[in-house]
A computed fold for an 85-nucleotide RNA from Lacticigenium naphthae DSM 19658, annotated as c-di-GMP-I riboswitch aptamer. Taxonomically the source falls in Lacticigenium naphthae (Bacteria, Bacillati, Bacillota, Lactobacillales). Its Rfam family is "c-di-GMP-I riboswitch aptamer". Gene Ontology term of the family: cyclic-di-GMP binding. The coordinates come from a structure-prediction model, not an experiment, and the mean pLDDT is 86.

RNA sequence: AGUCGAUAAAGGCAAACCAUUUGAAAAAAUGAGACGCAAAACUACAGGGGCUAACGAGUAAUCUCUAUGCCAGCCAGUUACCGUA
Numbered sequence: 001a002g003u004c005g006a007u008a009a010a011g012g013c014a015a016a017c018c019a020u021u022u023g024a025a026a027a028a029a030u031g032a033g034a035c036g037c038a039a040a041a042c043u044a045c046a047g048g049g050g051c052u053a054a055c056g057a058g059u060a061a062u063c064u065c066u067a068u069g070c071c072a073g074c075c076a077g078u079u080a081c082c083g084u085a
Base pairs, nucleotide, nucleotide: 004083005082012037013036018031019030020029021028022027035073041078042077043076047075048074049071050070051069056065057064058063
């Protein structure tokens, strides 16, 4: 330095639910709360995948299509603490 992830140390993040707010929605922010996480740090025009469907288009009805909106705690790319083996 790399791989790796311990009955180690120092710590960190915060699911669901609830309250308030924003939003058409997905979802996000704050507070409370902990299911879990060795990257649950960052990145959405590096890439793949997923969610929503306002506007728009189509339609006989109802619905269908569509991202410029959103998700990285889906895979992933980049970066990083410690050091048992």